[in-house]
Molecule: c-di-GMP-I riboswitch aptamer
Organism: Candidatus Atribacteria bacterium
RNA sequence: AGUUGAAAAAGGUAAACCAUCUGUAAAGAUGGGGCGCAAAGUCACGGGUCCCCAUUCUAUCAACCCCAUUAAACGGGAUCGCCGGACUACCUGC
Numbered sequence: 001a002g003u004u005g006a007a008a009a010a011g012g013u014a015a016a017c018c019a020u021c022u023g024u025a026a027a028g029a030u031g032g033g034g035c036g037c038a039a040a041g042u043c044a045c046g047g048g049u050c051c052c053c054a055u056u057c058u059a060u061c062a063a064c065c066c067c068a069u070u071a072a073a074c075g076g077g078a079u080c081g082c083c084g085g086a087c088u089a090c091c092u093g094c
Base pairs, nucleotide, nucleotide: 002094003093005091012037013036017032018031019030020029021028022027035081041087042086043085045084046083047082048079049078050077051076052075055073056072059069060068
């Protein structure tokens, strides 16, 4: 330097759930907790999934508009512990 994650060590991280807080929500933060994880480190770049107060838009009603309800996104978000990609890194076998 390349490659590997079988065994080991030092460690790291932390699902569900609970409490408090933030957010319309998905979800996030902190503390507890520990299912897992060899990139479960970082980045929403591509796809997926999820959400939607407001915005836009569809339908219902209506002469039209407004209001209300409703479906949605080309719009705005969430998730990197869904997959891919980019960047970086500890230990270790070869």